[in-house]
RNA sequence: AGGGUUUGAUCCUGGCUCAGGACGAACGCUGACGGCGCGGAUUAGGCAUGCAAGUCGAACGAGAAAUUCCCGAUUCGUCGGGAAGAGUAUAGUGGCGAAUGGGUGAGUAACGGGUAGGUAUCUACCCAGUAGAUUGGGAUAGCCUCAGGAAACUGAGGGUAAUACCGAAUAAGCCCCGAUUAUCGGGGGAAAGAUGGCCUCUGUUUACAAGCUGUCACUAUUGGAUGAGCCUGCUUCAUGUUAGCUUGUUGGUGAGGUAAAGGCUCACCAAGGCAAUGAUGUGUAGCCGGCCUUAACGGGUGUUCGGUCACACUGGGAUUGAGAUACGGCCCAGACUCCUACGGGAGGCAGCAGUCGAGAAUCGUCUACAAUGGACGAAAGUCUGAUAGUGCGACGUCGUGUGUGCGAAGAAGCCCUUCGGGGUGUAAAGUACUUUUUUAUGAGAUAAAGCUUCAAUAGAUUAAUAGUUUGUUGAUGUUGAUAUUAUUAUAAGAAUAAGCUCUGGCUAACUCCGUGCCAGCAGCCGCGGUAAUACGGAGAGAGCAAGCGUUGUCCGGAUUUACUAGGCAUAAAGGGCUCGUAGGUGGCUAAUUAAGUUAUAUGUUAAAUUCCACGGCUUAACUGUGGACCAGCAUAUAAUACUGGUUAGCUUGAGUACUGUAGAAGAAGGCGGAAUUCCUGGAGUAGCGGUGGAAUGCACAGAUAUCAGGAAGAACACCAAAAGCGAAGGCAGCCUUCUACGCAGUUACUGACACUCAGGAGCGAAGGUGUGGGGAGCAAACAGGAUUAGAUAUCCUGGUAGUCCACACAGUCAACGAUGAUCACUAGGUUUUGGUGGGAUUAAAAUCAUCAGAGCUACAGCAAAUGCAUUAAGUGAUCCGCCUGGGGAGUACGUCCGCAAGGAUGAAACUCAAAGGAAUUGACGGGGACCCGCACAAGCGGUGGAGCAUGUUCUUUAAUUCGAUGCAACACGAAGAACCUUACCUGGGAUUGACAUCCGUGGAACCGCUAUGAAAGUAGCGAGUGCUCACUUUGUGAGAACCACGUGACAGGUGCUGCAUGGCUGUCGUCAGUUCGUGUCGUAAGAUGUUGGGUUAAGUCCCGUAACGAACGCAACCCCUGUCUUUAGUUGCCAGCAUUAAGUUGGGGACUCUAGAGAGACUGCCAAGGUGACAACUUGGAGGAAGGUGGGGAUGACGUCAAGUCCAUAUGGCCCUUACAUCCAGGGCGAGAAACGUGCUACAAUGGUUGGUACAAUGGGGAGCAACAUCGCAAGAUCGAGCAAAUCCUCAAAACCAAUCUCAGUUCGGAUUGGAGUCUGCAACCCGACUCCAUGAAGUUGGAAUCGCUAGUAAUCGCGGAUCAGCAUGCCGCGGUGAAUACGUAUCCGGGUCUUGUACACACCGCCCGUCAAGUCAACCGAGUUAUUCUUACCCGAAGUUGGUGAGCGAAUUCUCACGAAUAGCAACUUACGAAGGUAAGAAUGGCAAGGGGGACUAAGUCGUAACAAGGUAGCCG
Repeated sequence: AGGGUUUGAUCCUGGCUCAGGACGAACGCUGACGGCGCGGAUUAGGCAUGCAAGUCGAACGAGAAAUUCCCGAUUCGUCGGGAAGAGUAUAGUGGCGAAUGGGUGAGUAACGGGUAGGUAUCUACCCAGUAGAUUGGGAUAGCCUCAGGAAACUGAGGGUAAUACCGAAUAAGCCCCGAUUAUCGGGGGAAAGAUGGCCUCUGUUUACAAGCUGUCACUAUUGGAUGAGCCUGCUUCAUGUUAGCUUGUUGGUGAGGUAAAGGCUCACCAAGGCAAUGAUGUGUAGCCGGCCUUAACGGGUGUUCGGUCACACUGGGAUUGAGAUACGGCCCAGACUCCUACGGGAGGCAGCAGUCGAGAAUCGUCUACAAUGGACGAAAGUCUGAUAGUGCGACGUCGUGUGUGCGAAGAAGCCCUUCGGGGUGUAAAGUACUUUUUUAUGAGAUAAAGCUUCAAUAGAUUAAUAGUUUGUUGAUGUUGAUAUUAUUAUAAGAAUAAGCUCUGGCUAACUCCGUGCCAGCAGCCGCGGUAAUACGGAGAGAGCAAGCGUUGUCCGGAUUUACUAGGCAUAAAGGGCUCGUAGGUGGCUAAUUAAGUUAUAUGUUAAAUUCCACGGCUUAACUGUGGACCAGCAUAUAAUACUGGUUAGCUUGAGUACUGUAGAAGAAGGCGGAAUUCCUGGAGUAGCGGUGGAAUGCACAGAUAUCAGGAAGAACACCAAAAGCGAAGGCAGCCUUCUACGCAGUUACUGACACUCAGGAGCGAAGGUGUGGGGAGCAAACAGGAUUAGAUAUCCUGGUAGUCCACACAGUCAACGAUGAUCACUAGGUUUUGGUGGGAUUAAAAUCAUCAGAGCUACAGCAAAUGCAUUAAGUGAUCCGCCUGGGGAGUACGUCCGCAAGGAUGAAACUCAAAGGAAUUGACGGGGACCCGCACAAGCGGUGGAGCAUGUUCUUUAAUUCGAUGCAACACGAAGAACCUUACCUGGGAUUGACAUCCGUGGAACCGCUAUGAAAGUAGCGAGUGCUCACUUUGUGAGAACCACGUGACAGGUGCUGCAUGGCUGUCGUCAGUUCGUGUCGUAAGAUGUUGGGUUAAGUCCCGUAACGAACGCAACCCCUGUCUUUAGUUGCCAGCAUUAAGUUGGGGACUCUAGAGAGACUGCCAAGGUGACAACUUGGAGGAAGGUGGGGAUGACGUCAAGUCCAUAUGGCCCUUACAUCCAGGGCGAGAAACGUGCUACAAUGGUUGGUACAAUGGGGAGCAACAUCGCAAGAUCGAGCAAAUCCUCAAAACCAAUCUCAGUUCGGAUUGGAGUCUGCAACCCGACUCCAUGAAGUUGGAAUCGCUAGUAAUCGCGGAUCAGCAUGCCGCGGUGAAUACGUAUCCGGGUCUUGUACACACCGCCCGUCAAGUCAACCGAGUUAUUCUUACCCGAAGUUGGUGAGCGAAUUCUCACGAAUAGCAACUUACGAAGGUAAGAAUGGCAAGGGGGACUAAGUCGUAACAAGGUAGCCG
């Protein structure tokens, strides 16, 4: 720091997603140790049990027991008394504490918190100062005796103490009142003692207290400190689909109340107060220091630690007190739990442990007060679940270890393999060491300071060397939970210690096997349909490591809410337009002020945290000490440039006035002509109208067309324009009136009066609504006619609202320049509208300058690009509006507006990984331009109809083997299925095999015969030993080929996959294209070149040109053919000579021919055209055998179709192995309702039949071609000359000449069938070809449609060859005869180039929309029903406080005639307030819900085809 993901590719916009860090975490797998931390986030749910707040006997009165000892008694069981225990335990009165500490985060959006200030207040204990502490009194608990009760507890009586309570006295200071003034007067109110020591004073008396003295406690008061109360500025979440809230409310006066200001409370008065700078309401939430993250700004968070607030079962309330409205107190109400004798009682873990519940989830019912801190105490000390420790948990973090060296060209195992090897891997084993850790046994700190007692010494107090107290020194005694501690010594021994995740890209790391869109994976993109580096396993590897992954959450990346730091023409986004309020911003000069601003200083910003430095634990984490930082607030002082305030001016911004001027600017009124329709009349006759073509419609009752007259309404041709005006919408005949604005000129006046504008107001096309008019034309709806598969459309004929007018409403649009308003600046050129000026001119026009508009073009600049470019989308300034992925959705709900239609505002759940912009290359278009092709047209002949042949489909079958399937499968693989072929079926055999290699044994191999069988085979018999070599020679051994048997490695497979492949082939297409290097242009994909103008068969060539060159294609080079020359003449030829039946022979090389070598054609020459000029090239001509690539062939660019072929062959993988291999016989591939393709033969007279006559070329021939001759009607048979061939064999046919047939199902046609034969072959039934005789079907030129061909071509005629025993209408070749037509490129098809549009890129066989049907999901409405919260009114009214009454009760004090009375007070009743509860009404928010309408999603459902191309009616908005 970025990466992945939209596309065929590109650049942008934009979302989603990943890599990082963090966590009070949880889950999965795994788990050695230690240090330091952390650990109920959920149900503020309920809680058993134990503990968490007591202490003081030096405040007070009481006061045991166990046990031991002694004495006495004893029935020997025990009893009585005394002492110690002991003034101990213990309860009570009293004091202090219990308001701290500890827990939790429910509530709270608040002066609750933070920060900075303020003061009208209080403050126990503590510190300092001052003054005091005198004198009386009556009660009461405990206790005792009764009584009630189950209990809790309570009542009555008796007696008692105090630092408990009360009275009196005193009062410096204190409080109140009054005077005067810096002091007085009046009034008021205090207290408590305990304990130690001593004898100086006093008193008794020799040791005490009533005395003195110390300490502590007490009272009053003043200060301090600490803590607390209250007030204020600023700050502190979301929501406007919460816009108005408030009656003690806001203020005042007075009173009450409080520690204290205050509507805090009350009475009266006034009517205020808060609010778009967000009141009120609703939802959520404790706040902060900090923590996490970030480069920073920020964002998130508020666990542990610290500060603060709130709460203590829920709600209310007060009491005590310095302090509480009190977690471990009280009262009341409620819910819940427990006890109960049913009468009544008890309780509150959000203290520490622990338990249940809920939950993904969070620990021990531990030890100790040793330390620190706290309460009490004079102290010792007691208490302390605060705290210190330990336990559990990898929850986090930090550290250590799980060993180290040597050890093979490298063990085994496992994995891979091209079978050679490679990997794991120095890894292991082995060997030599080490001992952190572990185990065992020992040793063993720090944390301890204090405290008690004693002594010495120095202070304080004191009369005192007493006592008390403080400090120092010394001594004695004593205190450790942790702790079997840390640490350390010795011994043993590699011994006790490695996992988890990942390996397609992002992202480090790859192979095999299994699976086969299954199982599964997945953070995003996406993997999986038989060769998965993506699933599962294995091996190997990568990363981290006592952990590793996953899930969740936060920040980051994300400049993806943009303050730093984004945008709005087309990607999301400028309000339809204007005016204008609040607000924001604002020209020049000067003075003043000092609010903003700046500087300095001070205070504060707790500690911890963070950072830095130095230390302490072996290191680190952790921790100690010191320092630093931060931003804010407050105060003080200073500065005055800028902004603001105030004041005084200015004229350039703005405005006013004046003079001109343009215009479809607006409103009202009037007028006009053309056209249309209608009406009347004339004249006139059969159609008119309409369309792609028609029909509906109109018309003989007289239309249309035509003439004249009249009526009506609406709109204003030409001028007219890129023009003009207006804020926008919009505005068009002419005239008049009224109104408004712009521009130019003059520079007179005002003097910043300005700009922009949330809310607000007005205007606002078309369509629509209301009322009333009007209604010619046009025309939604509607009707009819067409079109169509349908046609609720397009087209046609009609036609109503509406369109028009007036007055109201409505308020939207693709209301667009898709571009908010204003101001300033920044090269030009050109056109135009309206002004003004200049020179020149008679004038106009033209020209120059300038102001204001309207356009085009273009530089800089900007921009993703397209493009914008002084009319900015450039550079700056001010203000407003709006945007933040696509869909859901401009929808739902709510609210406001509207008569309605509807408008404005405006979500969420859910869902997708894209949606989108611009441009690029292709492809496509029922887009355009140009060009070509037997593409059409012009012609000739066919196919499609018939019969047959042949191939295919389908069907059938035991099998009908398999493949090929639009063009580019279908007489194709197959150049030839009776057996074989043959792959298929049935049946019969055999299993190392029919075929290959290796091994062992035996045998030569071979051959003949028998039985059986359909054959294969099976079972036998016989004959007989060779060849090579060696040794030896009776023979033996080895070997080569061959045979048999055995054994296993293996053979074998026309089994699968052509979508794993090679090779070969088809096709576009013999079309003219396809690319590259360098350069240039573009951010890039790409472009250029290769486009353009000509030309060509051609990207062929020329010219032009940011291109210049080059490659593969084209052409040429190659073959055949057409002409000539030359060479050579056998088997070929024969002009002349001789000869023959015959080039038969002699002879000849002239000719033909053969086959070698050459020549020839190149637009070379001429003319015209072509061009700006050359050129390329075109047309014509000459010459020539041939003329413009002469004709034909071979030759097939980059690529396309996952085209075809695993059954030619090769080959990866998979599969079969007594069978999917192999042998044999028979059958099948030849079936047959039907359909299609390709052919043959025909339908006849341009013909058939019969007879005669003539002329080829290519080829083939030895298991061959075969002549002649004979036989047969013929197929053919017999014979067999010649020929391995220019030598021998192989009748050419159509044609031509005659004859006949005479238009008919025929003398056409030949299918089919019967009979008889021939040939091939083991074999002709299924299932061959041919011959003869007989039979004589359909068919009379073929519907829609469709094929071939442009010259030696079509058509027609025969001949040959391959395959082959035999079998051709097929295929491949050969020659004979031999045409017609092409005006031309509008159209069909295919192709090429350029251009255009595109939502296509699997590329139009594309993409894609909506209804319906099915399933799932979330949200909305919903008759109702239910719950919670809140508000208002009323009822009831606990505890308590307050006011009143208080006849009942009433120790202390007072009075008293001593009986009593008074008083504080209490009970009781009652006023006001008052929680819970109840009733009624309402609001808000949820839950459930019959049913309803829409939405989203879901490979292959239905109907159509709306959009994307002119998408077939251009599309889109309202």

The RNA shown here (small-subunit ribosomal RNA) has 1518 nucleotides and comes from an uncultured bacterium. The sequence is in RNAcentral, with records from ENA and SILVA. Its mean pLDDT, the model's own confidence on a scale to 100, is 82.